[in-house]
RNA sequence: UGCAGGAAUUCGGGAGAAACCGGCGAAUAGCCGGGGCCGAAGGAGCAGCCGCCCCGGCGAACUCUCAGGCAAAAGGACCGUUUUCCCCAA
Numbered sequence: 001u002g003c004a005g006g007a008a009u010u011c012g013g014g015a016g017a018a019a020c021c022g023g024c025g026a027a028u029a030g031c032c033g034g035g036g037c038c039g040a041a042g043g044a045g046c047a048g049c050c051g052c053c054c055c056g057g058c059g060a061a062c063u064c065u066c067a068g069g070c071a072a073a074a075g076g077a078c079c080g081u082u083u084u085c086c087c088c089a090a
Base pairs, nucleotide, nucleotide: 001089002088005086006085007084008083011080012079013078020034021033022032023031024030036070037069038068042066043064044063045062048058049057050056051055
């Protein structure tokens, strides 16, 4: 100085699914009960990948739905972007 990669960070974008029903309640607050539904925090599992094997590691946007969620707001994987650091190369 710079491509790729990783971590953090700034700003922007960012899906799905009953503002479900019943009880208490002044209440669209909250609590309790009931069956539905969603997949994109987190978690778990499989596929797959890596180490020859054993065995171990990584591991999804697939699967599960424990957790979370089903107007708006908030949250939100992920994408772009700003800055910094690490790694790598010259």
Molecule: Glycine riboswitch aptamer
Organism: Paracoccus indicus